[in-house]
This is a predicted structure of a 79-nucleotide RNA (c-di-GMP-I riboswitch aptamer) from an uncultured Geobacteraceae bacterium.
RNA backbone atom coordinates (compact mmCIF):
# COMPACT_ATOMS: atom_id res chain seq x y z
P N A 1 -1.37 3.41 3.92
O5' N A 1 -1.52 2.62 2.57
C5' N A 1 -1.15 3.07 1.17
C4' N A 1 -1.21 2.20 0.00
C3' N A 1 -2.56 1.44 0.00
O3' N A 1 -3.69 1.81 -0.41
C1' N A 1 0.00 0.00 0.00
P N A 2 -5.11 1.57 -0.38
O5' N A 2 -5.29 0.35 -0.66
C5' N A 2 -5.02 -0.38 -2.14
C4' N A 2 -4.85 -1.79 -2.50
C3' N A 2 -5.78 -2.47 -1.42
O3' N A 2 -7.01 -2.34 -2.24
C1' N A 2 -3.92 -3.67 -1.27
P N A 3 -8.74 -2.65 -1.58
O5' N A 3 -8.60 -4.48 -1.87
C5' N A 3 -8.44 -5.42 -3.15
C4' N A 3 -8.08 -6.52 -2.74
C3' N A 3 -9.23 -7.13 -1.14
O3' N A 3 -10.64 -7.61 -1.71
C1' N A 3 -6.88 -7.26 -0.92
P N A 4 -11.73 -7.68 -0.94
O5' N A 4 -11.52 -8.65 0.37
C5' N A 4 -11.49 -10.06 -0.53
C4' N A 4 -10.83 -11.10 0.63
C3' N A 4 -11.48 -11.04 2.05
O3' N A 4 -12.52 -12.07 1.85
C1' N A 4 -9.86 -10.59 3.01
P N A 5 -14.59 -11.65 3.11
O5' N A 5 -13.69 -12.03 4.41
C5' N A 5 -13.21 -13.82 4.47
C4' N A 5 -12.85 -13.46 6.33
C3' N A 5 -14.06 -13.46 7.10
O3' N A 5 -14.05 -14.10 8.02
C1' N A 5 -12.37 -11.82 7.36
P N A 6 -14.74 -15.55 8.13
O5' N A 6 -14.45 -16.71 7.76
C5' N A 6 -14.31 -18.00 7.48
C4' N A 6 -13.45 -19.02 8.23
C3' N A 6 -12.61 -18.32 9.19
O3' N A 6 -13.62 -19.92 10.11
C1' N A 6 -11.00 -19.23 7.59
P N A 7 -13.08 -18.73 11.88
O5' N A 7 -11.64 -18.77 12.11
C5' N A 7 -10.71 -20.30 12.22
C4' N A 7 -9.90 -20.04 13.15
C3' N A 7 -9.78 -19.24 14.54
O3' N A 7 -10.10 -19.62 15.43
C1' N A 7 -8.07 -19.18 12.80
P N A 8 -10.91 -19.00 16.67
O5' N A 8 -9.62 -17.82 16.97
C5' N A 8 -8.01 -18.80 17.75
C4' N A 8 -7.39 -17.64 18.05
C3' N A 8 -7.89 -16.70 18.95
O3' N A 8 -7.92 -16.79 20.06
C1' N A 8 -6.42 -15.67 17.46
P N A 9 -9.00 -16.71 21.11
O5' N A 9 -8.26 -14.79 21.59
C5' N A 9 -6.58 -14.87 22.17
C4' N A 9 -6.56 -13.40 22.29
C3' N A 9 -7.53 -12.54 23.02
O3' N A 9 -7.66 -12.36 24.23
C1' N A 9 -6.85 -11.40 20.92
P N A 10 -9.19 -12.44 25.41
O5' N A 10 -9.49 -10.56 25.07
C5' N A 10 -8.31 -9.80 25.64
C4' N A 10 -8.12 -8.50 25.14
C3' N A 10 -9.89 -7.71 25.72
O3' N A 10 -9.86 -7.09 26.89
C1' N A 10 -8.95 -6.97 23.47
P N A 11 -11.87 -7.43 27.03
O5' N A 11 -12.48 -6.13 27.18
C5' N A 11 -13.33 -6.66 26.25
C4' N A 11 -13.21 -5.23 25.19
C3' N A 11 -14.37 -4.85 24.58
O3' N A 11 -15.40 -4.18 25.75
C1' N A 11 -13.10 -4.93 22.86
P N A 12 -16.62 -3.65 25.39
O5' N A 12 -17.00 -3.23 23.51
C5' N A 12 -16.83 -2.22 23.52
C4' N A 12 -17.10 -1.68 22.42
C3' N A 12 -18.92 -1.71 22.03
O3' N A 12 -19.67 -0.78 22.77
C1' N A 12 -17.82 -2.92 20.45
P N A 13 -20.89 -0.68 23.33
O5' N A 13 -21.52 -0.99 21.72
C5' N A 13 -21.71 0.22 20.92
C4' N A 13 -22.50 -0.46 20.07
C3' N A 13 -23.99 -1.08 20.06
O3' N A 13 -24.94 0.04 19.96
C1' N A 13 -22.73 -2.16 18.54
P N A 14 -25.83 -0.01 20.95
O5' N A 14 -26.67 -1.35 20.04
C5' N A 14 -27.56 -1.41 18.89
C4' N A 14 -27.89 -2.49 18.70
C3' N A 14 -29.61 -2.90 19.31
O3' N A 14 -30.25 -3.39 18.75
C1' N A 14 -27.58 -4.74 19.69
P N A 15 -31.80 -3.02 18.72
O5' N A 15 -32.71 -4.26 18.29
C5' N A 15 -32.14 -3.81 16.39
C4' N A 15 -33.27 -5.38 16.08
C3' N A 15 -34.78 -5.33 16.38
O3' N A 15 -35.36 -4.74 16.27
C1' N A 15 -32.95 -7.87 16.30
P N A 16 -36.53 -4.41 16.87
O5' N A 16 -37.50 -5.58 17.45
C5' N A 16 -37.82 -6.49 16.32
C4' N A 16 -38.03 -7.85 16.91
C3' N A 16 -38.77 -7.94 18.01
O3' N A 16 -40.77 -7.95 17.69
C1' N A 16 -37.39 -9.58 18.54
P N A 17 -41.34 -6.59 18.39
O5' N A 17 -41.48 -6.93 20.07
C5' N A 17 -42.55 -8.48 20.48
C4' N A 17 -41.87 -8.96 21.80
C3' N A 17 -41.94 -7.25 22.57
O3' N A 17 -43.51 -7.74 23.01
C1' N A 17 -39.93 -8.66 22.79
P N A 18 -43.81 -6.55 24.26
O5' N A 18 -43.42 -6.12 24.89
C5' N A 18 -43.74 -7.42 25.88
C4' N A 18 -42.46 -6.47 27.04
C3' N A 18 -43.15 -5.11 27.64
O3' N A 18 -43.70 -4.95 28.28
C1' N A 18 -40.81 -5.72 27.32
P N A 19 -45.23 -3.83 28.44
O5' N A 19 -43.80 -2.58 29.70
C5' N A 19 -43.65 -2.61 30.94
C4' N A 19 -43.13 -2.23 31.27
C3' N A 19 -43.04 -0.18 31.18
O3' N A 19 -44.13 -0.06 31.75
C1' N A 19 -40.94 -1.42 30.62
P N A 20 -44.79 1.49 30.91
O5' N A 20 -43.74 2.74 31.24
C5' N A 20 -43.24 2.73 32.55
C4' N A 20 -42.07 4.08 32.29
C3' N A 20 -42.46 5.21 31.39
O3' N A 20 -43.49 6.57 32.22
C1' N A 20 -40.28 4.79 31.41
P N A 21 -44.66 7.24 31.24
O5' N A 21 -43.35 7.80 30.21
C5' N A 21 -42.80 9.09 30.81
C4' N A 21 -41.26 9.93 29.76
C3' N A 21 -42.45 10.03 28.51
O3' N A 21 -43.03 11.68 28.67
C1' N A 21 -40.22 9.43 28.21
P N A 22 -44.49 12.08 27.87
O5' N A 22 -43.13 11.80 26.35
C5' N A 22 -42.72 13.40 26.06
C4' N A 22 -42.23 13.78 25.02
C3' N A 22 -43.12 13.31 23.91
O3' N A 22 -43.63 14.76 23.36
C1' N A 22 -41.44 12.14 23.29
P N A 23 -45.20 14.64 23.30
O5' N A 23 -45.23 13.99 21.49
C5' N A 23 -44.33 14.93 20.49
C4' N A 23 -44.46 14.01 19.50
C3' N A 23 -45.61 13.38 18.50
O3' N A 23 -46.47 14.69 17.82
C1' N A 23 -43.91 11.79 18.58
P N A 24 -48.09 14.58 18.51
O5' N A 24 -48.60 13.39 17.60
C5' N A 24 -49.97 12.87 18.47
C4' N A 24 -50.81 12.42 17.17
C3' N A 24 -49.80 11.33 16.97
O3' N A 24 -49.89 9.77 17.21
C1' N A 24 -50.91 12.44 15.07
P N A 25 -48.87 8.73 18.07
O5' N A 25 -48.49 7.98 16.92
C5' N A 25 -49.45 7.20 15.82
C4' N A 25 -48.97 7.00 14.86
C3' N A 25 -47.34 6.79 13.94
O3' N A 25 -47.51 4.82 14.49
C1' N A 25 -47.83 8.41 13.17
P N A 26 -46.02 4.10 14.95
O5' N A 26 -45.12 4.35 13.71
C5' N A 26 -45.88 3.24 12.34
C4' N A 26 -44.73 3.35 11.22
C3' N A 26 -43.37 3.52 11.76
O3' N A 26 -42.86 2.96 11.56
C1' N A 26 -43.94 5.81 10.85
P N A 27 -41.95 1.71 12.33
O5' N A 27 -40.61 2.45 13.04
C5' N A 27 -39.46 3.45 12.87
C4' N A 27 -39.33 4.28 12.49
C3' N A 27 -38.26 4.60 14.17
O3' N A 27 -37.21 4.26 13.87
C1' N A 27 -40.77 6.17 14.57
P N A 28 -35.92 3.56 14.98
O5' N A 28 -35.81 5.01 16.07
C5' N A 28 -35.37 6.45 15.21
C4' N A 28 -35.33 7.54 16.54
C3' N A 28 -34.74 6.88 17.55
O3' N A 28 -33.30 7.88 17.88
C1' N A 28 -36.91 8.33 18.22
P N A 29 -32.38 6.22 18.72
O5' N A 29 -32.53 6.52 20.41
C5' N A 29 -32.73 8.30 20.51
C4' N A 29 -32.88 8.61 22.07
C3' N A 29 -32.69 7.43 22.77
O3' N A 29 -31.43 7.49 23.43
C1' N A 29 -34.96 7.60 22.77
P N A 30 -30.43 6.16 23.92
O5' N A 30 -30.84 5.90 25.46
C5' N A 30 -30.31 7.02 26.66
C4' N A 30 -31.26 6.26 27.62
C3' N A 30 -31.01 5.46 27.74
O3' N A 30 -29.72 4.74 28.70
C1' N A 30 -33.46 5.61 27.98
P N A 31 -29.12 2.73 28.35
O5' N A 31 -30.44 2.20 29.18
C5' N A 31 -30.30 2.57 30.85
C4' N A 31 -31.10 1.71 31.49
C3' N A 31 -31.15 0.30 31.15
O3' N A 31 -29.98 -0.77 31.98
C1' N A 31 -33.04 0.67 31.22
P N A 32 -29.18 -1.91 31.13
O5' N A 32 -30.56 -2.96 31.43
C5' N A 32 -30.87 -3.38 32.37
C4' N A 32 -31.80 -4.69 32.17
C3' N A 32 -31.76 -5.77 31.14
O3' N A 32 -31.14 -6.85 31.75
C1' N A 32 -33.74 -4.62 30.78
P N A 33 -29.96 -7.73 31.08
O5' N A 33 -30.61 -8.35 29.85
C5' N A 33 -31.91 -9.27 29.82
C4' N A 33 -32.66 -8.78 28.60
C3' N A 33 -31.40 -10.12 27.50
O3' N A 33 -31.53 -11.62 28.05
C1' N A 33 -32.63 -8.44 26.74
P N A 34 -30.52 -11.89 27.19
O5' N A 34 -30.85 -11.98 26.08
C5' N A 34 -29.92 -12.92 24.74
C4' N A 34 -30.49 -12.44 23.55
C3' N A 34 -29.33 -13.23 22.58
O3' N A 34 -30.10 -13.41 21.58
C1' N A 34 -29.73 -10.78 22.33
P N A 35 -29.89 -15.16 20.96
O5' N A 35 -30.34 -15.02 19.82
C5' N A 35 -31.23 -15.07 19.04
C4' N A 35 -31.63 -14.33 17.65
C3' N A 35 -30.25 -14.54 16.77
O3' N A 35 -30.04 -15.46 15.64
C1' N A 35 -30.88 -12.43 16.80
P N A 36 -28.36 -15.38 15.39
O5' N A 36 -28.49 -14.96 14.28
C5' N A 36 -27.47 -14.23 13.32
C4' N A 36 -27.68 -13.26 13.10
C3' N A 36 -26.34 -12.23 13.36
O3' N A 36 -26.38 -12.98 11.58
C1' N A 36 -27.36 -10.80 14.66
P N A 37 -24.31 -12.57 10.73
O5' N A 37 -24.27 -10.98 11.66
C5' N A 37 -24.50 -10.18 10.58
C4' N A 37 -24.17 -8.59 11.00
C3' N A 37 -22.35 -8.28 10.32
O3' N A 37 -22.69 -8.27 9.46
C1' N A 37 -23.42 -7.78 12.76
P N A 38 -20.93 -8.95 8.41
O5' N A 38 -19.46 -7.96 8.91
C5' N A 38 -18.75 -7.67 9.81
C4' N A 38 -18.24 -6.65 9.29
C3' N A 38 -16.76 -7.12 8.20
O3' N A 38 -16.93 -6.28 7.75
C1' N A 38 -16.20 -6.11 10.46
P N A 39 -17.01 -5.34 6.15
O5' N A 39 -16.52 -3.70 6.26
C5' N A 39 -17.75 -3.17 6.37
C4' N A 39 -18.23 -2.85 8.14
C3' N A 39 -19.47 -2.21 7.97
O3' N A 39 -20.31 -3.21 9.22
C1' N A 39 -18.13 -1.24 9.21
P N A 40 -21.90 -3.66 9.06
O5' N A 40 -22.70 -2.96 10.39
C5' N A 40 -22.84 -1.68 11.02
C4' N A 40 -23.40 -1.31 11.62
C3' N A 40 -22.74 -1.92 12.95
O3' N A 40 -23.33 -1.58 14.37
C1' N A 40 -25.03 -3.06 12.78
P N A 41 -22.32 -0.58 15.29
O5' N A 41 -21.29 0.32 13.79
C5' N A 41 -22.27 1.55 13.73
C4' N A 41 -21.18 3.11 14.11
C3' N A 41 -21.47 3.67 13.31
O3' N A 41 -22.92 4.82 14.16
C1' N A 41 -19.72 3.64 12.60
P N A 42 -24.08 5.59 13.27
O5' N A 42 -23.32 6.87 12.93
C5' N A 42 -22.84 8.02 13.45
C4' N A 42 -22.02 8.82 12.26
C3' N A 42 -23.21 9.17 11.30
O3' N A 42 -24.03 10.38 11.56
C1' N A 42 -21.24 8.50 10.03
P N A 43 -25.67 10.67 10.71
O5' N A 43 -25.03 10.67 9.64
C5' N A 43 -24.58 12.21 9.02
C4' N A 43 -24.73 12.25 7.12
C3' N A 43 -25.60 12.28 6.60
O3' N A 43 -26.20 13.13 6.45
C1' N A 43 -23.82 10.90 5.82
P N A 44 -27.92 13.42 6.69
O5' N A 44 -28.51 13.01 5.63
C5' N A 44 -29.63 13.29 4.80
C4' N A 44 -30.03 12.25 3.45
C3' N A 44 -30.79 13.12 2.47
O3' N A 44 -30.61 12.91 1.28
C1' N A 44 -31.27 10.97 3.15
P N A 45 -30.48 14.20 0.51
O5' N A 45 -29.23 13.62 -0.58
C5' N A 45 -29.01 14.91 -1.19
C4' N A 45 -28.12 13.82 -2.50
C3' N A 45 -29.19 12.19 -2.82
O3' N A 45 -30.75 12.88 -4.14
C1' N A 45 -27.26 11.82 -2.60
P N A 46 -31.43 12.06 -3.93
O5' N A 46 -30.95 11.14 -5.19
C5' N A 46 -30.94 10.81 -6.59
C4' N A 46 -30.69 9.52 -6.70
C3' N A 46 -31.71 8.92 -6.33
O3' N A 46 -33.07 8.92 -7.38
C1' N A 46 -29.89 7.55 -5.98
P N A 47 -34.63 8.39 -6.78
O5' N A 47 -34.61 6.79 -6.62
C5' N A 47 -34.57 6.55 -7.69
C4' N A 47 -34.44 4.69 -7.27
C3' N A 47 -35.76 4.15 -6.33
O3' N A 47 -36.65 4.03 -7.39
C1' N A 47 -32.96 3.11 -5.39
P N A 48 -38.19 3.87 -6.35
O5' N A 48 -38.21 2.94 -5.50
C5' N A 48 -38.02 1.63 -5.24
C4' N A 48 -37.71 0.68 -4.17
C3' N A 48 -38.90 0.93 -3.39
O3' N A 48 -40.39 0.17 -3.29
C1' N A 48 -36.51 0.97 -1.80
P N A 49 -41.37 0.49 -2.89
O5' N A 49 -41.51 0.66 -1.68
C5' N A 49 -41.09 -1.09 -0.91
C4' N A 49 -40.89 -1.21 0.53
C3' N A 49 -42.44 -0.20 1.28
O3' N A 49 -43.70 -1.09 2.07
C1' N A 49 -40.03 0.36 1.72
P N A 50 -44.87 0.45 1.44
O5' N A 50 -44.64 0.69 3.29
C5' N A 50 -44.83 0.03 4.29
C4' N A 50 -44.30 1.17 5.61
C3' N A 50 -45.12 2.13 5.36
O3' N A 50 -46.16 2.13 6.32
C1' N A 50 -43.00 2.50 5.69
P N A 51 -47.79 3.10 5.64
O5' N A 51 -47.52 4.08 6.58
C5' N A 51 -47.63 3.80 8.19
C4' N A 51 -46.62 5.33 8.62
C3' N A 51 -48.12 6.17 8.02
O3' N A 51 -49.38 6.39 9.24
C1' N A 51 -45.73 7.47 7.85
P N A 52 -50.78 6.63 8.30
O5' N A 52 -50.89 7.98 8.62
C5' N A 52 -50.35 9.03 9.76
C4' N A 52 -50.18 10.40 9.77
C3' N A 52 -51.07 11.03 8.51
O3' N A 52 -52.21 11.54 9.42
C1' N A 52 -48.66 11.45 8.04
P N A 53 -53.41 11.25 8.64
O5' N A 53 -53.59 12.92 7.12
C5' N A 53 -53.62 14.11 8.02
C4' N A 53 -52.73 14.97 7.16
C3' N A 53 -54.26 15.14 5.52
O3' N A 53 -55.11 15.87 6.02
C1' N A 53 -51.55 15.23 4.75
P N A 54 -56.76 15.57 5.45
O5' N A 54 -56.83 16.46 3.89
C5' N A 54 -56.60 17.45 3.83
C4' N A 54 -56.08 17.99 2.51
C3' N A 54 -56.34 17.21 1.28
O3' N A 54 -57.70 18.69 0.98
C1' N A 54 -54.92 16.58 0.93
P N A 55 -58.76 18.16 0.21
O5' N A 55 -58.31 18.48 -1.66
C5' N A 55 -58.91 18.35 -2.79
C4' N A 55 -58.34 18.65 -3.85
C3' N A 55 -57.19 17.45 -4.47
O3' N A 55 -56.94 17.09 -5.95
C1' N A 55 -56.22 19.17 -4.12
P N A 56 -57.78 15.50 -6.23
O5' N A 56 -56.65 14.85 -6.51
C5' N A 56 -55.46 14.54 -6.80
C4' N A 56 -54.55 13.31 -6.46
C3' N A 56 -55.16 12.43 -7.36
O3' N A 56 -54.21 11.49 -7.63
C1' N A 56 -55.18 11.90 -5.06
P N A 57 -53.95 10.70 -9.22
O5' N A 57 -52.83 11.32 -9.82
C5' N A 57 -52.23 12.45 -10.23
C4' N A 57 -51.04 13.16 -9.50
C3' N A 57 -50.26 12.30 -9.89
O3' N A 57 -49.33 12.36 -11.00
C1' N A 57 -49.74 13.18 -7.42
P N A 58 -48.55 10.84 -11.80
O5' N A 58 -47.19 11.09 -11.00
C5' N A 58 -46.26 10.30 -9.97
C4' N A 58 -45.64 10.79 -10.03
C3' N A 58 -45.02 11.93 -9.64
O3' N A 58 -44.16 12.27 -8.70
C1' N A 58 -43.75 11.55 -11.88
P N A 59 -44.05 12.48 -6.86
O5' N A 59 -45.32 13.63 -6.79
C5' N A 59 -45.08 15.20 -7.56
C4' N A 59 -45.53 15.89 -6.77
C3' N A 59 -45.00 16.44 -5.64
O3' N A 59 -44.12 17.83 -5.68
C1' N A 59 -46.80 16.25 -4.86
P N A 60 -42.34 17.22 -4.56
O5' N A 60 -43.23 18.29 -3.14
C5' N A 60 -43.80 19.80 -3.56
C4' N A 60 -44.16 19.67 -2.11
C3' N A 60 -43.30 19.18 -0.92
O3' N A 60 -42.29 20.04 -0.35
C1' N A 60 -45.40 18.14 -0.33
P N A 61 -41.15 19.10 0.16
O5' N A 61 -41.30 18.40 1.91
C5' N A 61 -41.95 19.99 2.77
C4' N A 61 -42.36 18.97 3.96
C3' N A 61 -41.26 17.73 4.36
O3' N A 61 -40.69 18.63 5.46
C1' N A 61 -43.32 17.14 4.58
P N A 62 -38.63 17.88 5.22
O5' N A 62 -39.95 16.29 6.46
C5' N A 62 -39.41 15.99 7.37
C4' N A 62 -40.31 14.95 7.92
C3' N A 62 -39.22 13.70 8.59
O3' N A 62 -38.60 13.90 9.39
C1' N A 62 -41.41 13.18 7.47
P N A 63 -37.02 13.19 9.47
O5' N A 63 -37.61 11.27 9.63
C5' N A 63 -38.01 11.06 10.79
C4' N A 63 -38.53 9.05 10.58
C3' N A 63 -37.42 8.39 10.37
O3' N A 63 -36.25 8.81 11.48
C1' N A 63 -38.78 8.28 8.97
P N A 64 -34.68 7.84 11.01
O5' N A 64 -35.02 7.07 10.28
C5' N A 64 -35.24 5.63 11.07
C4' N A 64 -35.41 4.55 9.85
C3' N A 64 -33.70 3.79 9.62
O3' N A 64 -33.18 2.89 10.19
C1' N A 64 -35.52 4.11 7.75
P N A 65 -31.95 3.53 10.67
O5' N A 65 -31.14 3.56 9.37
C5' N A 65 -30.95 2.39 8.54
C4' N A 65 -29.64 2.48 7.47
C3' N A 65 -28.61 2.17 9.02
O3' N A 65 -27.47 1.06 7.97
C1' N A 65 -27.94 3.78 7.72
P N A 66 -26.98 0.28 9.38
O5' N A 66 -27.72 -1.16 9.45
C5' N A 66 -28.11 -2.02 8.63
C4' N A 66 -29.31 -2.54 8.61
C3' N A 66 -30.42 -2.07 9.08
O3' N A 66 -31.46 -2.98 8.94
C1' N A 66 -29.98 -3.98 11.28
P N A 67 -32.54 -2.26 7.36
O5' N A 67 -31.74 -3.16 6.41
C5' N A 67 -32.25 -4.17 5.43
C4' N A 67 -32.19 -4.31 4.45
C3' N A 67 -31.42 -3.83 3.73
O3' N A 67 -30.31 -4.58 3.17
C1' N A 67 -33.35 -2.86 2.46
P N A 68 -28.58 -4.19 2.85
O5' N A 68 -28.67 -3.84 1.47
C5' N A 68 -28.78 -5.25 0.49
C4' N A 68 -28.77 -4.10 -0.93
C3' N A 68 -27.79 -2.91 -1.27
O3' N A 68 -26.35 -4.09 -1.38
C1' N A 68 -29.45 -2.44 -1.68
P N A 69 -25.34 -3.41 -0.87
O5' N A 69 -25.04 -2.12 -2.57
C5' N A 69 -24.79 -1.86 -3.59
C4' N A 69 -25.18 -1.02 -4.29
C3' N A 69 -24.23 0.26 -4.14
O3' N A 69 -22.76 -0.02 -4.45
C1' N A 69 -26.06 1.02 -4.31
P N A 70 -21.33 0.42 -3.81
O5' N A 70 -21.93 2.09 -4.01
C5' N A 70 -21.67 2.51 -5.53
C4' N A 70 -21.52 4.33 -4.97
C3' N A 70 -21.19 4.87 -4.08
O3' N A 70 -19.34 5.21 -5.06
C1' N A 70 -22.98 5.33 -3.37
P N A 71 -17.89 5.27 -3.80
O5' N A 71 -17.67 6.46 -2.85
C5' N A 71 -18.11 7.55 -3.12
C4' N A 71 -18.28 8.80 -1.89
C3' N A 71 -17.29 8.68 -0.66
O3' N A 71 -16.37 9.31 -1.35
C1' N A 71 -19.85 8.85 -0.18
P N A 72 -14.58 8.71 -0.87
O5' N A 72 -14.80 9.21 0.83
C5' N A 72 -15.20 10.47 1.29
C4' N A 72 -15.47 10.46 2.57
C3' N A 72 -14.32 10.12 3.68
O3' N A 72 -12.78 10.57 3.33
C1' N A 72 -16.29 9.65 4.36
P N A 73 -11.49 9.50 3.79
O5' N A 73 -11.57 8.98 5.32
C5' N A 73 -11.69 9.67 6.91
C4' N A 73 -12.63 9.54 7.63
C3' N A 73 -11.73 8.13 8.18
O3' N A 73 -10.68 8.14 9.05
C1' N A 73 -13.96 7.59 8.37
P N A 74 -9.08 6.95 8.85
O5' N A 74 -9.70 6.17 9.55
C5' N A 74 -9.86 6.00 11.15
C4' N A 74 -10.66 5.32 11.87
C3' N A 74 -9.67 3.54 11.68
O3' N A 74 -8.47 3.76 12.57
C1' N A 74 -12.17 3.32 11.15
P N A 75 -7.80 2.39 12.58
O5' N A 75 -8.20 0.83 13.53
C5' N A 75 -7.91 1.84 14.79
C4' N A 75 -8.60 0.35 15.73
C3' N A 75 -8.06 -0.72 15.38
O3' N A 75 -6.34 -0.57 16.00
C1' N A 75 -10.12 -1.52 15.51
P N A 76 -5.43 -1.49 15.51
O5' N A 76 -5.49 -2.65 15.29
C5' N A 76 -5.39 -3.41 16.73
C4' N A 76 -6.05 -4.95 16.53
C3' N A 76 -5.41 -5.64 15.17
O3' N A 76 -3.68 -6.09 16.17
C1' N A 76 -7.19 -6.18 14.93
P N A 77 -2.59 -6.31 14.93
O5' N A 77 -3.10 -7.80 13.95
C5' N A 77 -3.25 -8.95 15.12
C4' N A 77 -3.57 -10.02 14.22
C3' N A 77 -3.10 -10.41 12.83
O3' N A 77 -2.23 -11.65 13.32
C1' N A 77 -4.78 -9.78 12.40
P N A 78 -0.88 -11.71 11.84
O5' N A 78 -1.48 -12.45 11.02
C5' N A 78 -2.57 -13.77 11.12
C4' N A 78 -2.66 -13.92 9.41
C3' N A 78 -1.99 -13.75 8.57
O3' N A 78 -1.15 -14.56 8.24
C1' N A 78 -3.94 -13.09 7.64
P N A 79 0.38 -14.91 7.33
O5' N A 79 -0.20 -13.94 6.20
C5' N A 79 -0.56 -15.73 5.36
C4' N A 79 -0.82 -15.02 3.97
C3' N A 79 -0.21 -14.24 3.30
O3' N A 79 0.66 -15.18 2.37
C1' N A 79 -1.83 -12.85 3.15
RNA sequence: CUUUGCAAAGGGCAAACUCGGGGUAACCUGGGGACGCAAAACCACGAGUCCAUCGAGUGCGGAUAGUCGGGUUGCCAAG
It matches the Rfam family "c-di-GMP-I riboswitch aptamer". Its Rfam clan is "c-di-GMP_I riboswitch clan". Its mean pLDDT, the model's own confidence on a scale to 100, is 83.